[in-house]
Order: sequence, then C1' cells, then structure tokens
RNA sequence: AAAAGGCAAACCGGCGGCGACGUCGGGACGCAAAGCUUCCGGCCUUGGAGACAAGGUAGCGGAGCCGCCGAA
Repeated sequence: AAAAGGCAAACCGGCGGCGACGUCGGGACGCAAAGCUUCCGGCCUUGGAGACAAGGUAGCGGAGCCGCCGAA
C1' cells in the first nucleotide's frame, strides 16, 4: 500500500442527574488511537457578590500509559 476488523457525532426513544452530561437501544457525521487517565490549559454546569468550591467534557488541545493490521 491493500484488506480484515474496530469506534460512533447530530437526531430519536428508555433510564439516571438540579444541570453540564452519563448510560442502554436505534442511527452514522466523522475517527488511525474517536483506546485508557482530568496531571496542565481551554470550554461547559451548579453554588457563590467575588475569591473560590464541587462537578462535566478524553469526539477541544497538551502530557502520561497501553495498543490492532501492515505490502514493497
């Protein structure tokens, strides 16, 4: 390179959460780490006058850990 296989945005439905959002089913916009970890930055939510606190996002970026196929 090729091929096999993998994940699954929006949206819809069930359940959970004050919420961001999570989860299960349907569904595919995309993804070569769209596998894992909130350690750093960003963004978002709730509370607060604020400082800040507690959360969410790994499909926003960085970092760390781990890893499938693979011709010449």
c-di-GMP-I riboswitch aptamer from uncultured Sphingobium sp., 72 nucleotides, folded computationally. Its Rfam family is "c-di-GMP-I riboswitch aptamer". Rfam links the family to the GO term cyclic-di-GMP binding.